The RNA shown here (SAM riboswitch aptamer (S box leader)) has 108 nucleotides and comes from Paranoxybacillus vitaminiphilus. Its Rfam family is "SAM riboswitch aptamer (S box leader)". Rfam describes the family as follows. The SAM riboswitch is found upstream of a number of genes which code for proteins involved in methionine or cysteine biosynthesis in Gram-positive bacteria. The SAM riboswitch acts at the level of transcription termination control.

RNA sequence: UUCUUAUCAAGAGUAGGCGGAGGGACGAGCCCGAUGAAGCCCGGCAACCGGCUUAACUAGCUUUAAGCACGGUGCUAAUUCUUGCAGCGAUACGCUGAGAGAUAAGAA
Repeated sequence: UUCUUAUCAAGAGUAGGCGGAGGGACGAGCCCGAUGAAGCCCGGCAACCGGCUUAACUAGCUUUAAGCACGGUGCUAAUUCUUGCAGCGAUACGCUGAGAGAUAAGAA
């Protein structure tokens, strides 16, 4: 980098430290930002993978359910902020699905 599977309407500092102008993937829109962006650290959230604990039985080349949060990630404005293609209904729009994107695990 590509492929496969799963998830994406919840949650996490409304005065933490350093830092200084940008950021929300891309285009459009709409937003956030010196009452301080990105980034780094700390804190926090979640529980995908590993690990551990308990329970169940159809006892499984360690299954299923519940839990812990020790290790590996991830996340911590707005539904993945909305939309970008298609369908349906409706004259500012709504609903559904796909695509795109993100994350995890596995494979090439």